[in-house]
Context: one part of a larger RNA
RNA sequence: UGACGGGGGCCCGCACAAGCGGCGGAGCGUGCGGUUUAAUUCGACGCAACGCGUAGAACCUUACCAGGGUUUGACAUGCACCUGCAGAGCCGGGAAACCGGUUGGCCUUCGAGGGUGGUGCACAGGUGCUGCAUGGCUGUCGUCAGCUCGUGCCGUGAGGUGUUGGGUUAAGUCCCGCAACGAGCGCAACCCCUGUGGGUAGUUAGAUGAUCUACCCAGACUGCCGGCCGUAAACCGGAGGAAGGUGGGGAUGAUGUCGAGUCCGCAUGGCCCUUACAUCCUGGGCGACACGCACGCUACAAUGGCCGGGACAAUGGGUUGCCAAGCCGCAAGGCGGAGCGAAUCCCUCUAAACCCGGUCUCAGUUCGGAUCGUGGGCUGCAACCCGCCCACGUGAAGCCGGAGUCGCUAGUAACCGCGGGUCAGCAGUACCGCGGUGAAUAUGUUCCCGGGCCU
Repeated sequence: UGACGGGGGCCCGCACAAGCGGCGGAGCGUGCGGUUUAAUUCGACGCAACGCGUAGAACCUUACCAGGGUUUGACAUGCACCUGCAGAGCCGGGAAACCGGUUGGCCUUCGAGGGUGGUGCACAGGUGCUGCAUGGCUGUCGUCAGCUCGUGCCGUGAGGUGUUGGGUUAAGUCCCGCAACGAGCGCAACCCCUGUGGGUAGUUAGAUGAUCUACCCAGACUGCCGGCCGUAAACCGGAGGAAGGUGGGGAUGAUGUCGAGUCCGCAUGGCCCUUACAUCCUGGGCGACACGCACGCUACAAUGGCCGGGACAAUGGGUUGCCAAGCCGCAAGGCGGAGCGAAUCCCUCUAAACCCGGUCUCAGUUCGGAUCGUGGGCUGCAACCCGCCCACGUGAAGCCGGAGUCGCUAGUAACCGCGGGUCAGCAGUACCGCGGUGAAUAUGUUCCCGGGCCU
């Protein structure tokens, strides 16, 4: 000077408490450990690894394994020599890759050059190792309120002061005081979305308006009033207002910490392999299964299940695409072909929860849907390992979950559906978004956890 204390003081945060819903028990999905395996590629490991890298593992991806091939190489550049020869087609072997054979073909000034192929050399190549050699990027404490500098002053010095103190704030926010006076990175504001009003313009197809869309502007600043305070900063209440005292949300992450993470995104030092640790192909594996854990989904039902009827969204996506009407099929889907490069057409004008009527009457059930059987549909060269969907049948565990543990303070939690990326196909449980319905509770800071300031 820091850090730490089952030291003290002050103060914050869904930290506790109050409250609502979960997890921990069941079945299933996904990830991880373990075990197994020829291989089950690799990384990530308290918070901050475990629906994480993976925003799509049947082949490919793919880095792993087995087998079959290639060796200037799947890819780049250069040099020397050789080359009428490559690609394509055909034939043979083969699982393919590949190997062997053959036909034939382009420019031409018939020399060469270009190109191609071959041989040789220099090199290529490596998701091989080291994130304790690194860059870059990222996580985390933490959107926490802190971290520093110049000059001055103090101290032999390390260093201190400023930044401490009294108030106040979400805030080192602001005020007052003060051997300090200023300043920088942070805070806040400037940026985006949203809530109110106004202006301008407008395709969407009868028109106008409303709504809407796009752009611009106004509006909120403790500005006004009262209280309180120290004449301060501020705080409390009120008016007006669509909105107050940061309106709500986002983007934004200081100095640093964790030898944190990543050499498998990329880059890169060093080391290592170069007929193999390179490279191509076929098949397998990454999907195994006595088990253990993590995160989820669906339930255990009557605030419910099923049947019939009825109502209301928003975000987005679409030309190797979205696909209407109509027809066929119980359905998945098929046929069909209109429109649309899209405020115009389509997905999708059908949202679901919801409302109305009916039924079930507490039962392992008309709850629940696992598992299995059969038949079918779609994508794709190909669904055995190992895809998704439909129909019929089958109907398991499960009667609300021990110790313990998680999220959330408002349009939030909870519940409900919809869209998108990736993508041939596959998420109707993940992720990223969108809207619909829409709560309860907070007396308080003793305690648990994390953090800030002083000591």

The part of an RNA shown here (small-subunit ribosomal RNA, 3' major domain) has 455 nucleotides and comes from an uncultured soil bacterium. The full RNA is in RNAcentral, with records from SILVA. Its Rfam family is "Bacterial small subunit ribosomal RNA". The prediction has a mean pLDDT of 83.